[in-house]
């Protein structure tokens, strides 16, 4: 300190999301150890058990158990007896007295603190700084003084009643530091006078005189503890006041004790705190009242600060104790373990009646995502009572339970390369996990474990330890018991394999997943934290995304329609005072913890201790620039006055002419009108036209103008009146009176609305008539409200300059307009103030633009704005007669929405130009048969691809088998084809006869027997066996390469440096001419380059020359014959050259580049035709030409064989071919080509057939021989307009040829047979010169099969004005809300 997401890319504006920090957490997963803290956020729900306040016998009266001592009633052992007793061990009731003291009462002091919780409260609750001259304090401290003399009760206790029980009723006694009388008594208190002196309103102090009041308690005992009285002090409170304290105005008016006197009352004190009486105040837009919400701070969190959020431990204050009221006692409550009452709940009962209060530790049920022991101990700290010992103390101090949070340690350390084995990936080499494990050599910190053993304990001696045998120290064991959990697609550090296939899933935002997922899941690798890690909540922050610090408002959200004005801020020069604001010393305050800063202790840190440091807010002292505050003065800022001139400013009366429509008459006749076209409609009952003449309403041509007035809407014929406001001048006066303006007022187009006039033309609705599928529209014909007035409401508009007022200051140029003022004879120049315009510099803008009429640069002040939708909409108030208008939100839900550019595409926008694109022709196609593709539909199969142009005689330059992929049926498993390994063997194969099948495959017989050698073997073949493989015309052309179509043979498409612009990009490449071209020139922020254009290549038109066979033949000789000798001039053939470049004239272009005509020339402006296809664009085509990745098949989807299929057929559709005929047919003569092809071959000639063809056969590997008679045409002759002597289409019958084989399914011949068709609807195809039409010939393929294709020459047209319009391009340009790109996007219904 940033990212990330709106577009094709861009710069903004602007939400949304990350990344950090933090927690009284929770939840998922894991979990060794110690310290230190920290644990009901929810139900102030409900509470079972037990404890949390007692204490004092030194303040009284009693006094239980026990103990001692003495009497003792009874008992009556052992021994002794004379048995009757003796004798007294021993039991000891009871009683007395000393003790003892439990218990419960009176009385003091303490339950008013300490814990607890946080419900209410928006409040003098809190915080902060004062105030009390309006106050009160037990105990404690200190001082001065004091306690004399009496009554009379009551609880206990005892009896006697009531009640189940809590509990109570009476009688009788009894005591005191209980209570009561009196007495004394000030320096107290009251209540009256004096006097001094002080102050801040009421007043306060001091003294000083009268008068009246008020105390009190003993106790143990010798020396303490205590009682009263006053003063004071300390402590701890009570009132008051300034500031400061959440939201909501869709809560705007609150308030009768209110608000103030006045008197009485009450209170520790002021006070309507109460009460009479009286007056009628009081709060409130600086936010009253009302709603909701909250316990405040110190602190905690977060942030650079400013702020912003929170109110758990710990602390200070408050409120509260089941709710709700109340008072009592007391120094101190309206009192958590007090009382009383009333309400709900809960629990006892004998039903009459009583008991209770965990928001005190612990605990219990509930609630909840969720939060702990019914522990110990008074040893320490403190606290209540006591003289004291002591008692009491869930405060408190420890334990214990939770990784809830900080913090600190461990879970080992060193050597260790055979880089182990295993996992993963892999291009099969390796990589990695890895020094990591193993191994070895070591160390104990936690741990176990023995042993020692504190401090915390305090004054002078002892005694006293909960924690705890704890911390801590030693000793000894033995790597042993101790690591997980997120994440790896971008923000974000981290990649790979494998599964899935818009499924499963992930996902904070962007988004991934539809068969090659770094983003679903494993896995292996790695990245981060580390006893934790991660999700989830909710705060800050990152967000300058609420903007004070620190933002905007032309077009992004955002200036109110428009002005006047009240509170309110805000304010010119200048003097003097003041000191509120502002500077500066100085003090008090700021509690303690905390946080920061220095230090100190715990073995370190976490914690702790100890010292320092502060924002505010209060007193005091000074300063006076600068703001306010009071006085005073100025004129520039605002106003007045005067003198001027402009204007559709306003408001009311009147006056005019044109034009429309109507009525009346007149002439006139059949149409009129309308519209792309038409029709409704109006007219013969006389329209439109046209002439006169009348009616009535609205609106004012020409002037007219980015001229004018006016705030703003707005405002236009003339004339009058009344009336606002701005300008100029001039400087006589006033002398800051000013600027803006929440509320508020007035004005505010158009339509609307109410009463009433008016009503001519226009005109929502409405009717009819067109279009149109449909036309509630657009056009047309008609028409009502309303459009006018006169009142009166609406109160909104893209009320727009999408721009709020004021003021001041910042470059120029050029226009209009209303003024002045200088110069000039004029014309007109020059300065000046006010208004309205264009263009521009500097600056500003996100860009576009704005630029003295800023959107510059600064002040002043109001009004809006905080993503997009819901939505200016619900509801609630207010206005309105209504329509409606103002204020003005939420749930939901999206990642956008949006501004300005920028490149493209796109347009039934433009401007230009091209193209057989159209127009002009000339032959077609569409109708017929028939041929060949396709669709469909059939089938066992009719293999498969190609789909507007740019598939459809296409891939296929040729399907009878083969081909061939397809189907059916039979057979085969290392394979029909390749390489390796092992084994056999020299053969196999292949020939020849057999058998057998449908056929390969099977098998029997003969015939053949490989080279090389160092003899071991190896080369080479073929059988077998074995598995690595082979095979695949299987899928994906939407994974590829390659090839190829197609815009397009269209003029385009980029590029480096420069420059311009924040960028996207832009210039160049546009403009201005030309060109078939981005083909050249000119000009210019560009200057050059590339890829294309064109040239170069090849055919062809003309010559030259070189060369002369197989070609030629002019002259000479020969033949039938260029046949043969001669030749080589001519054709010709094929090499090398010549020629065409606007080169040259002439004109037009401002020059050029070009154009246009000319002339020479065999050929003129690219001569003519080929090749040649920029950058891309159709996820065009093609995995079946071929290569290939990846999935898929393996006795099959491979491979092989026979036969059938690709040839089928109601039909449709594409390209052909042959005709309808006389510019023909038929028949007979006859002429004149090229360009190719040929030994498995063309095949002469001759023979036979009527013909296909056949049988002998010469030549020819070709300028020599064949194919090869070219056909139209040219010369007769003959049909003579018919379905024909046109057409041949089907069909029979014979036959000829290829080929193992023409059935399925060739081709040709001959005779027969003679369909359909008389020029072809709608639409539509090709062409611009040797083209088009038309003739015929040749060739690939091929055994055969050509109306298809690919050449070849013969015969040869017509038309083109022109660029309107259709179709494609091409360049500028303009719009755009497209960019998948108008086959775009988007709306509304409906499902």
């Nucleotide at each position: 300190a940033g990212a990330g997401u709106u577009u094709g890319a861009u710069c903004c504006u602007g939400g949304c999301u990350c990344a950090g920090g933090a927690u009284g957490a929770a939840c998922g997963c894991u979990g060794g150890c110690g310290g230190c803290g920290u644990g009901c956020c929810u139900a102030a729900c409900a509470c079972a058990u037990g404890c949390a306040a007692g204490u004092c016998g030194a303040g009284c009266g009693a006094g239980a158990a026990g103990a001692g001592u003495u009497c003792g009633a009874u008992u009556g052992a052992g021994g002794c007896u004379u048995c009757g007793g003796c004798g007294g061990a021993u039991u000891g009731a009871g009683a007395a007295c000393u003790u003892g003291g439990a218990u419960a009462g009176c009385g003091g002091c303490g339950g008013a603190c300490g814990g607890g919780u946080g419900a209410g409260u928006a409040a003098c609750g809190c915080g902060u700084a004062g105030g009390u001259a309006a106050c009160c304090u037990a105990c404690c401290u200190u001082a001065u003084g004091c306690a004399c003399a009496g009554g009379g009760a009551u609880a206990g206790c005892c009896c006697c009643g009531g009640g189940a029980a809590a509990c109570u009723g009476g009688a009788a006694u009894u005591a005191a530091u209980a209570c009561c009388u009196g007495a004394u008594a000030a320096u107290g208190c009251g209540a009256g006078g004096g006097a001094a002196u002080c102050a801040c309103a009421u007043g306060g102090u001091u003294u000083u005189c009268u008068c009246g009041c008020c105390a009190a308690a003993g106790a143990u005992u010798u020396a303490u503890c205590g009682g009263c009285a006053u003063a004071a002090g300390a402590u701890g409170g009570a009132c008051c006041u300034g500031c400061g304290u959440u939201u909501g105005a869709u809560u705007a008016g609150a308030u009768a004790g209110u608000u103030g006197g006045u008197g009485a009352g009450g209170u520790a004190a002021c006070g309507g705190c109460c009460c009479a009486c009286c007056a009628a105040g009081u709060c409130g837009a600086c936010g009253a009242u009302c709603a909701a919400u909250a316990a405040c701070c110190g602190a905690c969190c977060u942030g650079a600060g400013a702020g912003g959020g929170u109110a758990a431990u710990c602390g200070g204050u408050c409120a509260c104790a089941u709710u709700g009221g109340a008072a009592c006692u007391g120094a101190g409550a309206c009192a958590c373990g007090g009382u009383c009452c009333a309400a709900a709940c809960u629990c006892c009962u004998a039903c009459g009646g009583g008991a209770g209060g965990c928001a005190g530790c612990a605990g219990u049920g509930g609630g909840g995502a969720a939060u702990a022991u019914u522990a110990c101990a008074c040893a320490a700290u403190g606290g209540g009572c006591g003289c004291a010992a002591g008692c009491c103390u869930g405060a408190u101090g420890u334990a214990g339970c939770a990784a809830c949070g900080c913090c600190g340690c461990g879970u080992g350390a060193g050597c260790g390369a055979a880089g182990a084995a295993g996992g993963u990936c892999u291009u099969c080499g390796g990589a990695u996990c890895g020094u990591a494990a193993a191994g070895c050599u070591c160390u104990g910190u936690c741990c176990u474990u023995a042993g020692g053993g504190a401090a915390g304990a305090a004054a002078g001696a002892a005694a006293u330890g909960a924690c705890g045998g704890u911390a801590c120290c030693u000793g000894a064991g033995g790597a042993g018991g101790a690591a997980g959990c997120c994440c790896c697609g971008g923000c974000u550090a981290a990649c790979u394999a494998c599964g899935u296939g818009c499924c499963a899933g992930c996902a904070g935002c962007c988004g991934c997943g539809g068969u090659a997922a770094u983003a679903c899941g494993u896995a292996g690798g790695g990245g981060g934290c580390g006893a934790g890690c991660g999700u989830u909540a909710u705060c800050c922050g990152g967000a300058a995304u609420u903007a004070u610090u620190g933002g905007g408002c032309g077009u992004a959200a955002a200036g109110a329609g428009u002005a006047c004005g009240u509170a309110g801020g805000u304010g010119g020069u200048u003097u003097u005072g003041u000191a509120a604001g502002c500077g500066a010393g100085a003090g008090g305050u700021g509690a303690a913890a905390g946080c920061c800063c220095g230090g100190g202790g715990c073995u370190u840190a976490a914690c702790u201790c100890c010292g320092g440091c502060g924002a505010g807010c209060c007193u005091u002292u000074u300063g006076a620039a600068c703001u306010g505050c009071a006085a005073g003065a100025c004129u520039u800022g605002a106003g007045u006055g005067c003198a001027g001139g402009a204007g559709g400013g306003g408001a009311a009366a009147g006056u005019g002419g044109a034009a429309u429509u109507c009525c009346u008459a007149g002439u006139g006749u059949a149409g009129c009108g309308g519209u792309g076209a038409a029709a409704u409609g109006c007219g013969u009952a006389g329209a439109u036209a046209u002439u006169a003449g009348g009616a009535g309403g609205a609106a004012c041509a020409c002037c007219g103008g980015u001229g004018g007035c006016g705030a703003a809407g707005g405002c236009g014929a003339c004339u009058u009146u009344c009336u606002g406001g701005a300008c100029u001048g001039u400087a006589a006066c006033u002398g800051a009176c000013a600027c803006u303006g929440a509320g508020g007022u007035a004005c505010g187009a158009a339509a609307g609305c109410g009463u009433g006039g008016g009503g001519a033309g226009c005109a929502a609705a409405c009717a009819g008539g067109a279009u149109u599928a449909g036309a509630u529209a657009c056009c047309c014909u008609g028409g009502u409200a309303g459009u006018c007035c006169a009142c009166g409401c609406c109160g909104u508009a893209a009320a727009c300059g999408a721009u709020g007022a004021g003021c001041a200051c910042u470059a120029g140029u050029u226009g209009u307009u209303g003024g002045g003022a200088g110069c000039g004879a004029g014309a007109g120049c020059u300065c000046u103030c006010g208004g309205u315009g264009a263009c521009g510099c500097a600056g500003u803008u996100a860009a576009c633009g704005c630029a003295a009429u800023a959107a510059g640069u600064g002040c002043u002040c109001c009004g809006c704005c905080u993503g997009g939708g819901g939505a200016g909409u619900a509801c609630g108030g207010u206005g309105g007669c209504a329509a409606c208008a103002c204020u003005a939100a939420a749930a939901c839900u999206c990642a956008a929405a949006g501004g300005a550019a920028u490149u493209g595409a796109c347009g039934g926008g433009g401007a230009c130009c091209c193209g057989c694109a159209c127009a002009a022709g000339c032959a077609g196609c569409g109708a017929a048969g028939c041929a060949u593709g396709u669709g469909g539909a059939u089938u066992a199969a009719u293999u498969c691809g190609a789909a507007g142009c740019a598939a459809c005689g296409c891939g296929a330059a040729g399907a009878a088998c083969c081909u061939u992929a397809c189907c059916a049926g039979g057979a085969c498993u290392u394979g029909a084809c390749a390489u390796c390994u092992c084994c056999u063997u020299g053969a196999a194969a292949g020939c020849u006869c057999g058998g057998g099948u449908a056929a390969c495959g099977c098998u029997g017989a003969g015939c053949c027997c490989u080279c090389c050698u160092u003899c071991g073997g190896g080369a080479c073949a073929a059988g077998g066996a074995u598995g690595a493989c082979a095979g695949g015309u299987g899928g994906u052309g939407c994974a590829u390469g390659g090839u190829u179509g197609u815009c397009g043979u269209c003029a385009g498409c980029u590029c480096g440096u420069g420059u311009c612009g924040u960028g996207a990009g832009a210039u160049g490449u546009u403009g201005g001419g030309u060109u078939a071209a981005g083909u050249c020139c000119c000009g210019c922020a560009a200057c050059g380059a590339g890829c294309g254009c064109a040239a170069c290549c090849c055919c062809u038109a003309u010559u030259g020359u070189u060369a002369g066979u197989u070609g030629c033949c002019a002259u000479c000789a020969u033949u039938a014959a260029g046949u043969u000798g001669g030749g080589c001039a001519c054709u010709c053939u094929a090499g090398c050259g010549a020629g065409a470049c606007u080169g040259c004239c002439g004109g037009u272009a401002a020059u050029a580049a070009a154009c246009c005509g000319g002339a020479g020339g065999a050929a003129g402006g690219u001569g003519g035709g080929g090749a040649u296809g920029a950058c891309g664009u159709c996820a065009a085509a093609u995995c079946a030409u071929c290569a290939u990745g990846c999935c898929c098949c393996u006795u099959a989807u491979g491979a092989c064989c026979u036969g059938g299929g690709c040839u089928a057929c109601a039909c449709a559709c594409g390209u052909g071919c042959u005709a309808c005929a006389a510019u023909g047919g038929u028949u007979g003569g006859u002429a004149c080509a090229a360009c190719g092809a040929g030994u498995c071959g063309c095949g002469a000639g001759u023979c036979g057939g009527u013909g296909a063809c056949g049988g002998c056969a010469a030549g020819c590997a070709a300028a020599u021989c064949u194919c090869u008679u070219a056909a139209a045409g040219c010369c007769a002759a003959u049909c003579u307009c018919a379905g024909u002597u046109c057409g041949g289409a089907u069909u029979g019958u014979a036959g000829g040829c290829u080929g193992c084989a023409a059935c399925u399914c060739g081709c040709c011949u001959a005779c027969a047979u003679g369909a359909a068709g008389u020029c072809g609807g709608a639409a539509u195809c090709g062409c611009u010169a040797g083209u088009a039409a038309u003739c015929g010939c040749g060739g690939a393929u091929c055994a055969g099969c050509a109306c298809g294709c690919c050449g070849c020459g013969g015969u040869g047209a017509a038309u083109a004005c022109g660029u309107u319009c259709c179709c494609g391009g091409g360049c500028c340009u303009u719009g755009c809300a497209c960019a998948c790109a108008c086959c775009g996007c988007c709306c509304g219904u409906c499902a």
The prediction has a mean pLDDT of 84. Predicted 3D model of a 1391-nucleotide RNA (small-subunit ribosomal RNA) from an uncultured bacterium. The RNAcentral record of the sequence draws on ENA and SILVA.